A computed fold for a 72-nucleotide RNA from a marine sediment metagenome, annotated as transfer RNA.

RNA sequence: GCCCUCGUAGCUCAAUGGAUAGAGUACCUGACUUCGAAUCAGAGAAUGCGGGUUCGAUUCCUGCCGGGGGCG
Numbered sequence: 001g002c003c004c005u006c007g008u009a010g011c012u013c014a015a016u017g018g019a020u021a022g023a024g025u026a027c028c029u030g031a032c033u034u035c036g037a038a039u040c041a042g043a044g045a046a047u048g049c050g051g052g053u054u055c056g057a058u059u060c061c062u063g064c065c066g067g068g069g070g071c072g
Base pairs, nucleotide, nucleotide: 001071002070003069004068005067006066007065010025011024012023013022018055028042029041030040031039048064049063050062051061052060
């Protein structure tokens, strides 16, 4: 330098182009408890950055940025 692949919540992962982007775990609050742990209930928290296509984009196209792999 070229090709492939990945980037979503603190972490690990979901999500046919269409419903308010979900789940586990963690953190926080409450209940329970003498206090904790466990358990139960609740709340907060995310689409790497720009552009394009589309009535509608996490999804498709494109340029960057970053991780992994391959070729030279």
It matches the Rfam family "tRNA". Gene Ontology term of the family: triplet codon-amino acid adaptor activity. The RNAcentral record of the sequence draws on MGnify.